[in-house]
RNA sequence: ACUUUAGAUAGAGGUUGCGUAUUUAAUGAGUAACUACGUGGAUGUGUCAGGCACAGUAGAAGCGUAGCAAAAGGUAAAUAUGCCGAAAGGUCUGAUUCCUGCAGAUCAGAUGCUUGGGCAUGCAGUAAAUAGCUGCAUGACUGUCAUCGCAAGAUGGGGCGCUAUCAAAUUC
Numbered sequence: 001a002c003u004u005u006a007g008a009u010a011g012a013g014g015u016u017g018c019g020u021a022u023u024u025a026a027u028g029a030g031u032a033a034c035u036a037c038g039u040g041g042a043u044g045u046g047u048c049a050g051g052c053a054c055a056g057u058a059g060a061a062g063c064g065u066a067g068c069a070a071a072a073g074g075u076a077a078a079u080a081u082g083c084c085g086a087a088a089g090g091u092c093u094g095a096u097u098c099c100u101g102c103a104g105a106u107c108a109g110a111u112g113c114u115u116g117g118g119c120a121u122g123c124a125g126u127a128a129a130u131a132g133c134u135g136c137a138u139g140a141c142u143g144u145c146a147u148c149g150c151a152a153g154a155u156g157g158g159g160c161g162c163u164a165u166c167a168a169a170u171u172c
Stems, first nucleotide, its partner, number of pairs: 001171001003169003007166005014084001017083009034067006043055004047103001048101004087115003090111008116142002119139008144157005
């Protein structure tokens, strides 16, 4: 000096980097629920199917009128805080949801399975929603490395990456 180690430490990408918590505001919504009246005339509720339980001819569901009247998730801003596989998704396991299921939903854990990052558009799902989120595809932008190039730039790769320092080992 070169090379190797998913070695150790410290960093960078963005002014919309990624999460968490609190407060405020809007939306949710004059909606749901509840009450009264009318109509209606046998079903309705507990996520879905089966079971079971409850309510119901002392009137179910549905519809209409009137009164009263929310909340959660999600969103925006501010503040604080943890970080740069930050985090998100997929898969598996467990718990909860009246019992069963291995269907759904929520929470927790594991997992080098996928994704460099934000944005826009289209489709699908979720959601009250044209917001947002998730997945797929496309597009330009951006960051980084490699190759080519005088340069501008072009092509390609991915975070197990990239940069810097240190440690150990091998070779010269």
Lysine riboswitch aptamer from Butyrivibrio sp. INlla14, 172 nucleotides, folded computationally. The sequence is in RNAcentral, with records from Rfam. The prediction has a mean pLDDT of 82. NCBI's taxonomy places the organism under Bacteria, Bacillati, Bacillota, Clostridia, Butyrivibrio. The model forms 100% of the base pairs in the Rfam consensus. Its Rfam family is "Lysine riboswitch aptamer". About the family: Riboswitches are metabolite binding domains within certain messenger RNAs that serve as precision sensors for their corresponding targets.